């Protein structure tokens, strides 16, 4: 030093390619019901300014730049 993946909830991911309804799912957690009691099952709830930061747009997780970490590959 040059090319690539990836980065969304505590925890694994979807979504981005093709911009537009209120960000979502399982797991986890919390309340309540179920049960003698706990597990399972059931219902509700909580919890994310899309890794940062800037542009474009009425509108951005999503298009554009830089940028920062984690791998990979090449010099």
């Nucleotide at each position: 030093c040059g090319g690539g993946a990836u980065g969304u909830a505590g925890c694994u991911c979807a979504g981005c390619c093709u911009g537009g309804u209120g960000a979502g799912a399982g797991c986890g957690c919390g309340u309540g019901c179920u049960c003698g009691g706990g597990a399972u099952g059931c219902a509700c709830g909580a919890g994310g300014u899309c890794g940062c930061a800037g542009g474009u747009u009425c509108a951005a997780a999503u298009c554009c730049u830089g940028u920062c970490a984690u791998c990979c590959c090449g010099a």

The RNA shown here (transfer RNA) has 75 nucleotides and comes from Nannocystis sp.
The organism belongs to Nannocystis, within Bacteria.
The RNAcentral record of the sequence draws on ENA.
Rfam family: tRNA. The family's RNA type in Rfam is transfer RNA.
The prediction has a mean pLDDT of 82.
The same sequence occurs in records of 2 taxa.